[in-house]
Molecule: transfer RNA
Organism: Minisyncoccota bacterium
RNA sequence: GCGGGCGUAGUUCAGCCUGGUUAGAACGCCGCCCUGUCACGGCGGAGGUCGCCGGUUCAAAUCCGGUCGCCCGCG
Numbered sequence: 001g002c003g004g005g006c007g008u009a010g011u012u013c014a015g016c017c018u019g020g021u022u023a024g025a026a027c028g029c030c031g032c033c034c035u036g037u038c039a040c041g042g043c044g045g046a047g048g049u050c051g052c053c054g055g056u057u058c059a060a061a062u063c064c065g066g067u068c069g070c071c072c073g074c075g
Base pairs, nucleotide, nucleotide: 001074002073003072004071005070006069007068010027011026012025013024020058029045030044031043032042033041051067052066053065054064055063
């Protein structure tokens, strides 16, 4: 230099192909209940520029272009 994969909550990931309900799950965190206390369990809550910029569209995590980072392969 060329090709491919990945980037979404604190962590691990789903959703992307086929655009359309308010962006979700588990674990973690916070509060309450339970308990003599802790743990377990139950209920509730907070937490996201969907890597970044731009384009297409009535509408973009999702499609298109560029770009950054990580990983793999080729040279």